[in-house]
Context: one part of a larger RNA
RNA sequence: UCCGGCGACUUAUAGUUAGUGGCAGGUUAAGAUAGAGAUAUCGGAGCCAGAGUGAAAGCGAGCUUGAAGAGAGCGUAGUCACUAGUUAUAGACCCGAACCCGCUUGAUCUAACCAUGGCCAGGAUGAAACUUAGGUAAUACUAAGUGGAGGUCCGAACCGACUGAUGUUGAAAAAUCAGCGGAUGAAUUGUGGUUAGGGGUGAAAUGCCAAUCGAAUCCGGAGCUAGCUGGUUCUCCCCGAAAUGCGUUUAGGCGCAGCGGUAAAUGUUAUAAUUUAGGGGUAAAGCACUGUUACGUAUGCGGGCUGGUAAUUCGGUACCAAAUCGUUGCAAACUAAGAAUACUAAAUGUAUAGUUUACCAGUAAGACUGUGGGGGAUAAGCUCCAUUGUCAAGAGGGAAACAGCCCAGAUCACCAGCUAAGGCCCCUAAAUAAUUACUAAGUGAUAAAGGUAGUGGAAGGGCUUAGACAACCAGGAGGUUUGCUUAGAAGCAGCAAUCCUUUAAAAAGUGCGUAAUAGCUUACUGGUCUAGCAAUUCUGCGCCGAAAAUUAACGGGACUAAGUAAUUUGCCGAAGCUGUGAGAUAUACAUUUUGUAUAUCGGUAGGGGAGCGUUCCAUGUUAGGAUGAAGUAUUAGCGAAAGCGGGUAUGGACGAAAUGGAAGUGAGAAUGUCGGA
Numbered sequence: 001u002c003c004g005g006c007g008a009c010u011u012a013u014a015g016u017u018a019g020u021g022g023c024a025g026g027u028u029a030a031g032a033u034a035g036a037g038a039u040a041u042c043g044g045a046g047c048c049a050g051a052g053u054g055a056a057a058g059c060g061a062g063c064u065u066g067a068a069g070a071g072a073g074c075g076u077a078g079u080c081a082c083u084a085g086u087u088a089u090a091g092a093c094c095c096g097a098a099c100c101c102g103c104u105u106g107a108u109c110u111a112a113c114c115a116u117g118g119c120c121a122g123g124a125u126g127a128a129a130c131u132u133a134g135g136u137a138a139u140a141c142u143a144a145g146u147g148g149a150g151g152u153c154c155g156a157a158c159c160g161a162c163u164g165a166u167g168u169u170g171a172a173a174a175a176u177c178a179g180c181g182g183a184u185g186a187a188u189u190g191u192g193g194u195u196a197g198g199g200g201u202g203a204a205a206u207g208c209c210a211a212u213c214g215a216a217u218c219c220g221g222a223g224c225u226a227g228c229u230g231g232u233u234c235u236c237c238c239c240g241a242a243a244u245g246c247g248u249u250u251a252g253g254c255g256c257a258g259c260g261g262u263a264a265a266u267g268u269u270a271u272a273a274u275u276u277a278g279g280g281g282u283a284a285a286g287c288a289c290u291g292u293u294a295c296g297u298a299u300g301c302g303g304g305c306u307g308g309u310a311a312u313u314c315g316g317u318a319c320c321a322a323a324u325c326g327u328u329g330c331a332a333a334c335u336a337a338g339a340a341u342a343c344u345a346a347a348u349g350u351a352u353a354g355u356u357u358a359c360c361a362g363u364a365a366g367a368c369u370g371u372g373g374g375g376g377a378u379a380a381g382c383u384c385c386a387u388u389g390u391c392a393a394g395a396g397g398g399a400a401a402c403a404g405c406c407c408a409g410a411u412c413a414c415c416a417g418c419u420a421a422g423g424c425c426c427c428u429a430a431a432u433a434a435u436u437a438c439u440a441a442g443u444g445a446u447a448a449a450g451g452u453a454g455u456g457g458a459a460g461g462g463c464u465u466a467g468a469c470a471a472c473c474a475g476g477a478g479g480u481u482u483g484c485u486u487a488g489a490a491g492c493a494g495c496a497a498u499c500c501u502u503u504a505a506a507a508a509g510u511g512c513g514u515a516a517u518a519g520c521u522u523a524c525u526g527g528u529c530u531a532g533c534a535a536u537u538c539u540g541c542g543c544c545g546a547a548a549a550u551u552a553a554c555g556g557g558a559c560u561a562a563g564u565a566a567u568u569u570g571c572c573g574a575a576g577c578u579g580u581g582a583g584a585u586a587u588a589c590a591u592u593u594u595g596u597a598u599a600u601c602g603g604u605a606g607g608g609g610a611g612c613g614u615u616c617c618a619u620g621u622u623a624g625g626a627u628g629a630a631g632u633a634u635u636a637g638c639g640a641a642a643g644c645g646g647g648u649a650u651g652g653a654c655g656a657a658a659u660g661g662a663a664g665u666g667a668g669a670a671u672g673u674c675g676g677a
Stems, first nucleotide, its partner, number of pairs: 001677006011090013025048003031042004052059002062074004093231002096228001100221003105216001111195008120185001122154003125150001129146006158182003162179005197213001199209003206215001234611006244257005258363002260360007269353001273348006285335002290331003294327003298324002302320002304317005366391003370387006396407003411582004416578003422572003425557003431569001433568006444559001450544003454541006462533002471528005477501003482496003507522001511520002583601008612666001614663006624654001631650005637644002
């Protein structure tokens, strides 16, 4: 991992609701009698009902409240069984703690201690003391010996465990190998003994107390409790949610409400849509108000600066500037004015709608898209509200793939048709369709500021046959080297000024250039040539800007349309709609045993309904069965499903169907459990 068994809503007693049955007042309990038993007959103790209502006096099919003949609350038929749902109490659907408590058993492991024993190769160092010699007045002191101290040194046994490798389903639930520390000591070790769990022991690590230690182990309380996790077994039919509000030692739990189901009552009371009538202060807008904001040689309180006066004080001002005026903006906590929607009411009005009561729930983690906002960075597949849709609980077609996007809501069958979104060159069903333009970038898949004499369209001005624009030919002068400055400054370093003359025209000079001149050039003018030229604004499609790690953002091939914009006609395309056939549910109508019509039939949690099968019991010593039961294997046929069931083989003795009854009643999941492979 697989296969086969086993494996989870039970039982009792109460309450409550529904259904069925008995009686109309209902009913017996314990117990007794009879009977093999099932059961029958006694047993009226007791219980419920039989009148309620009010705080009560009280009144009474009514009572209370109240001023009330108003309105409102409660009330005017039950009871006993059985069955089903649900609630309560019990282990209460099943499995699952860590803990807590009681009573035991443990110191053969290990910690400490007690008693009594054992063991520690070899080597090194050489304390005290002593002896001899020297030495002293005597000591002291010095030297050489002797000596053999030490939690001394080196190093085996022994004890330990610092490093690395191996081992890691090991040879081993802590080892092996190579090194390593202590090794006469607070050493190590044998045997026997002592200390016990709210405890012991601890050179102290929460260490150790039998592979168990922040409180050992065993059994019991015990099926502890678990707002938590996991699991919970046959079929079909009808309906079908929620992820919200309030409260909560509450936030992953509960209570009430909301939303679902079932039954009954009510019967248009509800709602889509339309019309009419309302109030509003949002969007947009606006700036009178509250604030904010830019400009103005508009006016200028006040201040600064400045002039005059002996002083009071009088002037000036291209400074700052309150307030006012004019022009111009902004606002969730601004509004003189003000929508669309929404909301409220009435009328019309369509649907098995709405409302109420009883019982049964689940939900109270929501997700994303569009829209209006708050938070954040006008970030997030972010977060928090409001509102709509979808998913959740929704399959089908499209978006290459893709819960939440677009289209569309699957009762079943069909080798029929029409469409939606989206598509029609090939992959791939359908146009290599039509018309008019654009694009040349493979743009057509993603991006900005900014740039663009790429190209298409639109607009109004300007110049132009009295010849524009471009090109070419020619001129482009004189006063003058203007003045100043400067070493120099001559159109062309810089400052000031920028005149006059001759002209068709020519600057006190546009750029290059020189040390300064010179030189080239431009403005400006004439000629040649000939028909458009130069600039501006708006706009379509492009181009650059554009660097990331597999080739990797047209789905691919490819495409110059098979791209883009606009128009047109066809076609394809879904479980949509239609057609044909079949079924189910509800309602209505018929009539007759079955039809017809209409509507409906996606579905998680969940509610309701109808069935299938298993074991046992009763009818029952049933039918059947060695001319072959149950079981097993395989295979026709039937049924909407659970399933039923004929044949064949095997098997070798039991055993259907039917009608009822009772349950140890259905397996794929629980790190389930037992067995096997």
A computed fold for a 677-nucleotide part of an RNA from a freshwater metagenome, annotated as large-subunit ribosomal RNA, domain II. The prediction has a mean pLDDT of 83. Its Rfam family is "Bacterial large subunit ribosomal RNA". Gene Ontology terms of the family: ribosome and structural constituent of ribosome.